The prediction has a mean pLDDT of 82.
A computed fold for a 519-nucleotide part of an RNA from an uncultured bacterium, annotated as small-subunit ribosomal RNA, 5' domain.
[in-house]
Context: one part of a larger RNA
Formats: sequence, C1' cells, structure tokens
RNA sequence: GGAUGAACGCUAGCGGCAGGCUUAAUACAUGCAAGUCGAGGGGCAGCACGUCUUCGGAUGGUGGCGACCGGCAAACGGGUGCGUAACACGUACGCAACCUUCCCGUUACAGAGGGAUAGCCCAGGGAAACUUGGAUUAAUACCACAUAUUAUGGUUGAGAGGCAUCUCUUGGCCAUCAAAGAAAUUCGGUAACGGAUGGGCGUGCGUUUGAUUAGGUAGUUGGCGGGGUAACGGCCCACCAAGCCAACGAUCAAUAGCUGAUGUGAGAGCAUGAUCAGCCACACGGGCACUGAGACACGGGCCCGACUCCUACGGGAGGCAGCAGUAAGGAAUAUUGGGCAAUGGACGAAAGUCUGACCCAGCCAUGCCGCGUGAAGGAUGACGGCCCUACGGGUUGUAAACUUCUUUUCUCUGGGGCGAAAACCUCUCAUUCUUGAGAAUUUGACAGUACCAGAGGAAUAAGCACCGGCUAACUCCGUGCCAGCAGCCGCGGUAAUACGGAGGGUGCAAGCGUUAUCC
Repeated sequence: GGAUGAACGCUAGCGGCAGGCUUAAUACAUGCAAGUCGAGGGGCAGCACGUCUUCGGAUGGUGGCGACCGGCAAACGGGUGCGUAACACGUACGCAACCUUCCCGUUACAGAGGGAUAGCCCAGGGAAACUUGGAUUAAUACCACAUAUUAUGGUUGAGAGGCAUCUCUUGGCCAUCAAAGAAAUUCGGUAACGGAUGGGCGUGCGUUUGAUUAGGUAGUUGGCGGGGUAACGGCCCACCAAGCCAACGAUCAAUAGCUGAUGUGAGAGCAUGAUCAGCCACACGGGCACUGAGACACGGGCCCGACUCCUACGGGAGGCAGCAGUAAGGAAUAUUGGGCAAUGGACGAAAGUCUGACCCAGCCAUGCCGCGUGAAGGAUGACGGCCCUACGGGUUGUAAACUUCUUUUCUCUGGGGCGAAAACCUCUCAUUCUUGAGAAUUUGACAGUACCAGAGGAAUAAGCACCGGCUAACUCCGUGCCAGCAGCCGCGGUAAUACGGAGGGUGCAAGCGUUAUCC
C1' cells in the first nucleotide's frame, strides 16, 4: 500500500448493486417449510343445489368432497461443517464386475378367475396418546392360473474377437425359477431390446504438521470353497499357507470438509475456502433395518441413552445444522413481513393445488459504485476571533453580507411501466387422428414503486483524523519528568511546532480514525 462475512469510537443527506451468528453441531415457546390425484375405489362427515315429504325429515340424484383404501412424490429442493488426512476431494482412466422410477425409440401382448381388508355400522377399553372385538364391502390394493419372451444351468452347431481365464453375435433341444392386465374415450399396464439421465464400484497421480511418534498388523496378507450384493472384493464365513505395510516416513498423535476459486504479489509464491457453483459428510448422541428404481431416510420407523414437556401416576409426547423468531454465549450479525405474478419443482388429462425453493419488500454506512450538500459576480479586503504582532499591521478571506442564476436532491401535484409469454376454454386452418399453426380471452406480490411532467424555494444535507522525524501540514497560551503522549525513534524537570486548549493549516470525505487478521 492493498484486502476483510469484521468489530469499536466520533459523525451521517440520498440512490443502485451485493452481503449479513466467523462464537454454543448450545437449548428451543409459536406459526409456517410436502403434498397431490374423485378422469383408480367404496363411499358421503361438512357446504350448496335438486327431488320426495306425513313438514319431523328422507334421499349420493348433481356440484363437489373431510376421513379411509390405492397411485405417484416425499431419496429433490432447503440447512450445517460435527466427523473425515480418506479413493473424501481434484484430475486422468477403467468396469469382460453393475443398477437406473419418470422420459424417448422399436417390437409384441393384454385371456380367464379367486379370497380378503380399511372405511361405514355395532359393542367396548383409556385422562390422553390411542386401541380391542364382531359384522359387512370396493378397487388401477392383493393372490393363483393360462400364454410370450427374458434370466439361470446343462448340451450342441456356425461366425467374430482377446496374451489368457474367456467374451460377443446368431441358432436348436432340455430343465428350473419367475412373470402382466386398468386399453379398445383420454391417460395408463406388462415383457424384450436400445437410448438418455442419474447413480454404484475399481485404479494411477496429487492434497497440513510432528521422529521429543519407529516399528505396525491375526480377517491381518494371499489362496481354495461357499454366503451375500445390482455388482467385484476378507464384504462375511469354514479350511489352508504365513504373509502384508514401513525411513520414498508405516503406525500413532494434532489439526482440517475438498475443489472451482478468493485476497495479495511484477511474477514465483504465500494466505484463505464467507457469499455463488460442483462433490462429500451429518440431521438431539449411538445403533439398526423396513419400504422403494433410488435411503439405511432433516420435518419416516424401531431400540438404547441424555434432555424437555403432558398426566387422572396407569402411561404418553418431542427433536429449527428449513424460514422467521426466543434464550444463552459473544466485540459482533436482520422481519415471528408479502406473493406464488415470474423461474423451477411435486401431483394432476386439465382447470388447478402445494411450494419460507424462489421472486420481492423490511432492518444494518457491512462493503463497492454513483450523486448531492449550490453556481457566477462581489473589497471599505466589513464585524468578530479565549488568533498572531515588530502595534504599522498581518491572517481567517471572495470567505461573509449583497446582486444575479440554477433546482440534481427535497416538498407538493399529476401521469405511470418493462418484467406476460403462455396454459385452459372458444373459433379458424392443417393433420399421419392426436397433434401442430394462427386468432381471441385471461393473469403482477413487488407497486401507484421505478420512471416522466409541472409548481415552489438555496431552500433539506459535513464530518473525522492528523500537523517533531518517518509523513502532507505552525504559532500562541496553560502545564512544569507533573498531568499526559507514543506505531518506531522518542517528547515532558519554566520560553514544549511531540502533553491539554485555541487560532491557523494538511489529508480523506458520508465517511474518518482505531483494533484484529492475511499478502
């Protein structure tokens, strides 16, 4: 000098863009953050309409729909950095050892049956959470069969590839396992092959410090056989062998999420890893599996533990490292806001619903950038100065007053966006007949905001640090090794440009200084 997720002191007019618990992965009141589909199903609690009515009501008939069964989603999105020195990350390869819901392409198929169970109803138990029994019922829920291919194993033929164990392509036969139904309105289903996307696994190299850590290791290293997995593998197990790693630093200990990048620097390098993006890990501490294409699952389940809450003392409930917010800790870090209008996501045929993702607004000079606090003229160089003085004057100083002008900003008034292109419905045209094109219609939280125009009037707006040298800027008064200053050198003991005040000056400026940290 530059930089910061900064803090503190003094000060403060506005706007744009960004950023905002670095500490206690401490504990959390309250609300919201993952639902959706009635065009899967039985139904109908509630609302509205209709129908019937003995005027009490009855009735799924219609719109629609709470709860229930069912499907898909909930494994994404959002948070945090505890752990981890590791194939975790980065990079380059590999899988002849693998999976992939939804999506796309091609081919084929969809026959005929069955038994239940929620809900509803009845009867109970419990303070509650919830729960028991009986009867009855549906499905795109569940189960068996037929049929096709696939898969696995055996056998056999042809072709191609590989150093090899072997592998690929295409056929025949046998056996075993397993395996659809909702289409023929739309949407959907099953099987096979291929694609796309996402993931799993392996390997080379690279990735902090310590030797005042030198030996470490028994599932340990390898084999054989099995189990398990989507898949290879001591991943797990039985048996066999005695290996394997290490001074090119094993093991142990300490610290740490990694990267793209960020800061600085001429570069080499050094430091950092907030925001944004990729990967990883975690979800009160620990363990476990279930469901599923995908989890060993933040707002799912079970168990143990700590803690908190409710209780009728028998028993139950909970997990903000989601968004706000509270307490605590701390030098220190924001609103219990608006909206789904846009972008994106889930579900749905769609309308649409949900979405603290996201888009916006609020707070904070936390940072960067921009603008303003007026401009021109104006000398009797006015008054005043706790300014100086050689007492003549000098300086503050064109500064002020005063004259003329301007209106960024400010106040008031009026107008007023872009962000919106669609989808649905309707119409027209085309068409491979379920799609395409065009037209029309509708939709804005921000926001009456940005912006524009008019009126008014210099009106609303300057501080902070420093002035001995480094280092730009000097005098007077007070003090008298006192009070104090100080980044280093050092000032102060009676003429202090170094302390305190004043006048003057210098530097930055809505900021300026100090502290902390990095280069």